[in-house]
Context: one part of a larger RNA
RNA sequence: CCCUCGUUAAGGAACUCGGCAAAAUGGCCCCGUAACUUCGGAAGAAGGGGUGCCCCUGACGACGACUCUCCUUGCGGGAGAAAUCGGAUGGGGUCGCAGUGAAUUGGCCCAAGCGACUGUUUACUAAAAACACAGGUCUCUGCAAAGUCGAAAACGACGUAUAGGGACUGACGCCUGCCCGGUGCCGGAAGGUUAAAAGGAGGGGUCAUCCGCCGCAAGGCGGAGAAGCUCUGAAUUGAAGCCCCGGUAAACGGCGGCCGUAACUAUAACGGUCCUAAGGUAGCGAAAUUCCUUGUCGGGUAAGUUCCGACCUGCACGAAUGGCGUAACGAUUUGGGCGCUGUCUCAACGAGGGGCUCA
Numbered sequence: 001c002c003c004u005c006g007u008u009a010a011g012g013a014a015c016u017c018g019g020c021a022a023a024a025u026g027g028c029c030c031c032g033u034a035a036c037u038u039c040g041g042a043a044g045a046a047g048g049g050g051u052g053c054c055c056c057u058g059a060c061g062a063c064g065a066c067u068c069u070c071c072u073u074g075c076g077g078g079a080g081a082a083a084u085c086g087g088a089u090g091g092g093g094u095c096g097c098a099g100u101g102a103a104u105u106g107g108c109c110c111a112a113g114c115g116a117c118u119g120u121u122u123a124c125u126a127a128a129a130a131c132a133c134a135g136g137u138c139u140c141u142g143c144a145a146a147g148u149c150g151a152a153a154a155c156g157a158c159g160u161a162u163a164g165g166g167a168c169u170g171a172c173g174c175c176u177g178c179c180c181g182g183u184g185c186c187g188g189a190a191g192g193u194u195a196a197a198a199g200g201a202g203g204g205g206u207c208a209u210c211c212g213c214c215g216c217a218a219g220g221c222g223g224a225g226a227a228g229c230u231c232u233g234a235a236u237u238g239a240a241g242c243c244c245c246g247g248u249a250a251a252c253g254g255c256g257g258c259c260g261u262a263a264c265u266a267u268a269a270c271g272g273u274c275c276u277a278a279g280g281u282a283g284c285g286a287a288a289u290u291c292c293u294u295g296u297c298g299g300g301u302a303a304g305u306u307c308c309g310a311c312c313u314g315c316a317c318g319a320a321u322g323g324c325g326u327a328a329c330g331a332u333u334u335g336g337g338c339g340c341u342g343u344c345u346c347a348a349c350g351a352g353g354g355g356c357u358c359a
Stems, first nucleotide, its partner, number of pairs: 001354008010345002014343001019340001027051005036041001038171001052094005063086003067081006095099001107338007114330002119131002135169007147155002172325004177255003182252002184248005191243003197237002202232005209224006256274005283317001284314001295311005
């Protein structure tokens, strides 16, 4: 010097990102217990008192309740009586600083955020406000179901729409506004477009044959060209889809700008204009969202970039990618308070172990 542990004057979070760590609380019995609340809770709320040993008393009833009588002006208190009910204490003494004497064994409260809750998770840095969850909605599926796997078997399900699959949301309470122009999905079928296929007008190649020219002839050259074979091929017919018509947002998604206006000023209920499919409703709002920003005001502090309550100028909240609340719950996050302490002012001493140095 390091590790583990013990104790500490005065102060008591001044430490620190942060009370991290430590200290403190702690069992049992009794009294007592607020807001809020989904009436279950919140509750072991909080906050108090008791706790050893000895003697006596006591389930053959301690003590208490109810009723009656007396005292007291009354509330209340005291004394007494008998029946009933409940059922374990009541009284006295004694020792110590201390009696759950060791050990084991909740710190508590207030105000907010998030998630309803119990659960689940990154085996080895994250346990959470992430996942799940009952509940809600949409959608598919009529059973050889949809869907999954696949060669099959199989699952779904020995189920049958109060069932099963998929998607989103996530208890509960109050609610969930406007837009179908785009994309998707559903429905429609008049018209447009349209594949293979059908169709085969027409065209090309080949060629029997014929014609023309040259040649005495054999033959050569050129042209036309039936059938057949072959290459090609227009019109026309031709489904779904797409175009088209309609619906659908708890489908993907979206939810404006400029200018003017009121008997101070300011502001604008009001008006004008442009654009749009429609221009953000309720509620909430400097928020897990606010850049400017430590916004402004209020509260708490001597002093507060955090916190709480408001305001609204929402850079860039907003309604099942749910909105706003909410009792209970949480090894959750933030702020505050009480208690408590070597976290600190500021360090000291002690115990055990290690390191280092000397012999």
A computed fold for a 359-nucleotide part of an RNA from a Candidatus Polarisedimenticolia bacterium, annotated as large-subunit ribosomal RNA, domain IV. RNAcentral holds the full RNA, with entries from ENA. The coordinates come from a structure-prediction model, not an experiment, and the mean pLDDT is 85. Lineage of the source: Bacteria > Pseudomonadati > Acidobacteriota > Candidatus Polarisedimenticolia.